Predicted 3D model of a 62-nucleotide RNA (Fluoride riboswitch aptamer (crcB RNA motif)) from a Pseudomonadota bacterium. Taxonomically the source falls in Pseudomonadota (Bacteria, Pseudomonadati). The sequence was found by an Rfam model in a public genome assembly.
RNA sequence: UUCGCGCCAGGGAAUGAAGUCUCCCUCAUAACCGCCCGCUGGCUGAUGACUUCUACCGUGCC
Numbered sequence: 001u002u003c004g005c006g007c008c009a010g011g012g013a014a015u016g017a018a019g020u021c022u023c024c025c026u027c028a029u030a031a032c033c034g035c036c037c038g039c040u041g042g043c044u045g046a047u048g049a050c051u052u053c054u055a056c057c058g059u060g061c062c
Base pairs, nucleotide, nucleotide: 009026010025011024012023013022016053017052018051019050020049021048034043035042036041
C1' cells in the first nucleotide's frame, strides 16, 4: 500500500416528522430511487411494519 474478516459507527428501505421494531448496505462504483401499459393512457401509498402527528384525498354532520 492492497485485499479479507470482526467490532464500533454511519447510511438506506417510491414525498414530511417523532418513537419502537425488522431487514439491507459498508466509506460509496453500496443499500435505495413503485407498478401496469395498447395509449398523448392507467393504479396504490406520506410506514419495510406498528403507534402518533402534519399535509393531501373521499364521505357525512354542524